RNA sequence: GGCCGGUUAGCGCAUCUGGUUAGAGCAUGGUGCUAAUAACACCAAGGUCACGGGUUCGAUCCCUGUACGGGCCA
Numbered sequence: 001g002g003c004c005g006g007u008u009a010g011c012g013c014a015u016c017u018g019g020u021u022a023g024a025g026c027a028u029g030g031u032g033c034u035a036a037u038a039a040c041a042c043c044a045a046g047g048u049c050a051c052g053g054g055u056u057c058g059a060u061c062c063c064u065g066u067a068c069g070g071g072c073c074a
Stems, first nucleotide, its partner, number of pairs: 001073004006068002010026002013023001019057001028044005050066005
């Protein structure tokens, strides 16, 4: 330098091919249970869907550029 793929909650991830409210797990907070703690159950909070531009009536999703990781080739 070229190619491929990734970026979604504090963390590791799902959502698939445009419109409905963006999700579960772990972690966090609360409540229940218990003598108490753990475990377990229920509830809650937490998101600029990496950032910019474009297409569209409408974009987390399509196109494009940038940034930052990963892999392959030279």